[in-house]
The RNA shown here (transfer RNA) has 72 nucleotides and comes from Amycolatopsis sp. DSM 110486.
RNA sequence: UGCCCGUUCGUCCAACCGGCGGGACUCCGGACUCUGGAUCCGGCAACCGAGGUUCGAACCCUCGACGGGCAG
Numbered sequence: 001u002g003c004c005c006g007u008u009c010g011u012c013c014a015a016c017c018g019g020c021g022g023g024a025c026u027c028c029g030g031a032c033u034c035u036g037g038a039u040c041c042g043g044c045a046a047c048c049g050a051g052g053u054u055c056g057a058a059c060c061c062u063c064g065a066c067g068g069g070c071a072g
Stems, first nucleotide, its partner, number of pairs: 001071007010025004019055001027043005048064005
């Protein structure tokens, strides 16, 4: 320097190739219980950034950032 892959709640992983962003764990509140760190119920929490396309974008296009791989 070129090419390829990846980036979503605090963590890990989904979202039917464009139509309400969901699950597990953690955390918070409650129930149960002699006690709770077990079990059960409820809740908080995210689309890497900026543009573009579209009635509508996590998803498509462009540029950028970060991480990884290959080549020189």

It matches the Rfam family "tRNA". By type it is a transfer RNA. Its mean pLDDT, the model's own confidence on a scale to 100, is 82. Taxonomically the source falls in Amycolatopsis (Bacteria, Bacillati, Actinomycetes, Pseudonocardiales).